[in-house]
Context: one part of a larger RNA
């Protein structure tokens, strides 16, 4: 002096990011239990009592007997209230994340008629599948409840086929080169057949263009400026601009810069919390929206118990480390 393990006066979370870590709770039996609720639950809710050992008695039950202490050692739930997130029970980053992430049942689009579509393989085969649309893949959301609003112009798909454009190939008008052979005194020019180089009209398919349909397909979902007999405010009106102007429900939110936003609550004091407003910097409807009973080694704020966590130390033991010898 360090570590482990125990005890501590009064206080009791004042500690600290945060009760981290210790403490407390614990067994059985009997009483007794709330809001919530999918009527199963919640719940071992909370909370209270009883517990040994001898005699007697069928028993119930009485009487008695020791300790501090009787579930006498050990093993052996703390617990309430409130909010978030996620339905749940799983699964995850072997070796700093276990969650709110993945999945997940349920939903919903889509593709696919069987040699099925996907999907592996130069194929030949195989997986789907020795299945068959109540099947099989593929996206998304994500129990359950009450819903899921406008916009198809942009891009994508999926449908149409009248017009426009449109490729090789098919066509070949024409054009060009050579030269028999004409013409010319020469230079030269004309120039058929053939071979050759080039080639216009015409013919022609998806596609593109066009035209509709599609949003639980990508994806979007305004501005100004005016008005009501105090003052604000604007139900009202004006006025550009789109495809259409955020519906419902939620909202300083895991989303709110300003922000410690303003009010109420809780504490003597509250940047977290919690319940209201709405001025939504920059929610919002299956990249679901709003709620929810259970459920969670999850996030967060309170509370009872408790207690060396702390005022604020101290003491004991065992082990080292240190000292003497």
């Nucleotide at each position: 002096g360090u570590g482990u393990u125990g005890u501590u006066a009064a206080g009791g979370a004042a500690c600290u990011c945060g009760g981290c870590a210790a403490a407390a709770u614990g067994g059985c039996c009997c009483c007794g239990u709330a809001a919530c609720u999918u009527c199963g639950g919640g719940a071992g809710a909370a909370g209270g009592g009883g517990c040994g050992c001898c005699c007697a008695g069928a028993a119930a039950u009485g009487g008695g007997c020791c300790g501090c202490a009787g579930a006498g050692a050990a093993a052996a739930g703390g617990c309430u209230c409130a909010a978030g997130c996620a339905a749940c029970u799983g699964u995850u980053u072997a070796g700093c994340a276990a969650a709110a992430a993945c999945a997940c049942a349920g939903g919903u689009c889509u593709a696919u008629g069987c040699g099925a579509a996907a999907c592996c393989g130069a194929a030949a085969g195989g997986u789907g599948a020795g299945g068959u649309a109540u099947a099989u893949g593929g996206g998304c959301u994500g129990a359950c409840g009450c819903c899921u609003g406008c916009c198809c112009g942009g891009u994508g798909c999926u449908g149409g086929a009248a017009g426009g454009u449109u490729a090789a190939g098919g066509g070949g008008a024409g054009a060009g080169g050579u030269u028999a052979g004409c013409c010319g005194c020469a230079a030269g020019g004309c120039g058929a057949a053939g071979c050759u180089u080039u080639g216009a009209a015409c013919u022609u398919a998806a596609g593109c263009c066009c035209c509709a349909g599609u949003a639980a397909a990508c994806g979007g979902c305004g501005g100004c400026c005016g008005u009501a007999a105090c003052g604000a405010u604007a139900a009202c009106g004006g006025u550009c601009c789109u495809a259409a102007g955020g519906u419902a429900g939620c909202g300083a939110a895991a989303u709110u810069c300003c922000u410690u936003g303003u009010c109420g609550g809780g504490u003597a004091a509250g940047u977290u919390c919690c319940g209201a407003c709405c001025c939504g910097c920059a929610c919002g409807a299956a990249a679901g929206g709003c709620g929810u009973a259970a459920u969670g080694a999850u996030u967060u704020g309170a509370g009872c118990a408790c207690u060396g966590u702390c005022u604020c130390g101290a003491c004991a033991a065992c082990a080292c480390a240190c000292c003497c010898g």
The part of an RNA shown here (large-subunit ribosomal RNA, domain IV) has 325 nucleotides and comes from a metagenome. Rfam family: Bacterial large subunit ribosomal RNA. Rfam links the family to the GO terms structural constituent of ribosome and ribosome. The RNAcentral record of the full RNA draws on SILVA. Model confidence (mean pLDDT): 89 of 100.